RNA sequence: CAUACUUGGGUAUCUGUCGCUGGUGGAGCAAUCCACGAGAGGAAAGUCCGGGCAACACAGAGCAUCAUACUGUCUAACGGACAGGCGGAGUUUUAUUUUUUUCUCCGACAGAAUAGUGCAACAGAAAAUUACCGCCCAGCAAUGGGUAAGGGUGAAAACGUGGGGUAAGAGCCUACGAAUGUGUUUGGUGACAGGCACGUUGUGUAAACCUUAUGAGUUGAAAGACCAAAUAUAUCACCAGUUAGUGUCUGCUCGGCAUUGGUGAGGGGUAGGUUGAUAGAGCUUUGUCGCAAGGCAAAGACUAGAUUAAUGACAGAUUGAAAUAACAGAACCCGGCUUAUCAAGAGUAUGGUUA
Numbered sequence: 001c002a003u004a005c006u007u008g009g010g011u012a013u014c015u016g017u018c019g020c021u022g023g024u025g026g027a028g029c030a031a032u033c034c035a036c037g038a039g040a041g042g043a044a045a046g047u048c049c050g051g052g053c054a055a056c057a058c059a060g061a062g063c064a065u066c067a068u069a070c071u072g073u074c075u076a077a078c079g080g081a082c083a084g085g086c087g088g089a090g091u092u093u094u095a096u097u098u099u100u101u102u103c104u105c106c107g108a109c110a111g112a113a114u115a116g117u118g119c120a121a122c123a124g125a126a127a128a129u130u131a132c133c134g135c136c137c138a139g140c141a142a143u144g145g146g147u148a149a150g151g152g153u154g155a156a157a158a159c160g161u162g163g164g165g166u167a168a169g170a171g172c173c174u175a176c177g178a179a180u181g182u183g184u185u186u187g188g189u190g191a192c193a194g195g196c197a198c199g200u201u202g203u204g205u206a207a208a209c210c211u212u213a214u215g216a217g218u219u220g221a222a223a224g225a226c227c228a229a230a231u232a233u234a235u236c237a238c239c240a241g242u243u244a245g246u247g248u249c250u251g252c253u254c255g256g257c258a259u260u261g262g263u264g265a266g267g268g269g270u271a272g273g274u275u276g277a278u279a280g281a282g283c284u285u286u287g288u289c290g291c292a293a294g295g296c297a298a299a300g301a302c303u304a305g306a307u308u309a310a311u312g313a314c315a316g317a318u319u320g321a322a323a324u325a326a327c328a329g330a331a332c333c334c335g336g337c338u339u340a341u342c343a344a345g346a347g348u349a350u351g352g353u354u355a
Base pairs, nucleotide, nucleotide: 001351002350003349004348005347006346007345010342012318013317014316015315016314017313018312020039021038023036024035025034026033027032041327045338046337048336049335050334051333052332053220054219055218056217065216066215067214068213069212070084071083072082073081074080085109086107087106088105089104090103110211111210116209117208118205119204120203132151133150134147135146136145137144138143159177160176161175162174163173164172178201179200180199181198182197183196184195185194186193187192224275225274226273227272233267235265236264237263238262239261240260245259246258247257248256249255283300284299285298286297287296288295289294
């Protein structure tokens, strides 16, 4: 210097002209016009997680489904954050190796996979109760039995080394280790770490089913609440019309009521409008408590709220190598995560150049 990864902040500022969407004030009968002031983000994105809010559901319990999975703390809550434990990779120190230490990064990190079921490509005799070569025993031989020490295959083959033991071998026995379980003890809130005693050596795999523990009612702003035109109209009242038809009281006659038209009242629903809806578990600064995330207190600042949906264009100045310098445009709100991206900075790693 370049590249990759990680990380904390920033994401232009000002002036003028012409426009766009709301607000306030004024003018006008009205249409509309004038003045003043306001008007996208760090991710507004993906809609992945958690909550507020709202409607519906809801005695209690179980099953199923989905999600989470070392510990503690923070938080309204979380699958988020912070601090730590354990494991792994690299790095520094050292003549070398191991341990320790420094620094950086990674981990879906519950289950001794002995609850059960399944799976293990190719190679290999065999991938879990397995003998190909070799070794030993028996046998004339074919072959049978023993053996996981040696060879070979594989990502993985029955704990490692020395000694004993044996026909040959084997944790079969033993010494020193490794891993792991139980009990006990010391330190720690805890995960866990150290010591002692007694066992064990079980192939791997739970990012396969599964088991255990914890949690989850469903939907989502097109939620929901309110106002409500034209047209048609349930229902009610009054008026008109008709005894022509039909139904009913009623078997028949008369009569009444309904069926028809008009006027008025009127409920529900539609178009449309208002609200939900923008001052908030929020932001900045200071003090204080805490390793930190964060808590508490005080002070201060802050009018985007559209609904075919505004937030733009041009010119100039400043900073800058470059403003022709990226990604990108709110749609109820908030806390996170993830993804996209420009310039400068810090850390780690790799490579290169010069001395």

The RNA shown here (Bacterial RNase P class A) has 355 nucleotides and comes from Candidatus Scybalousia scybalohippi. The RNAcentral record of the sequence draws on ENA. Model confidence (mean pLDDT): 75 of 100. The gene name in the source record is rnpB. The model forms 94% of the base pairs in the Rfam consensus. Its Rfam family is "Bacterial RNase P class A". By type it is a ribozyme.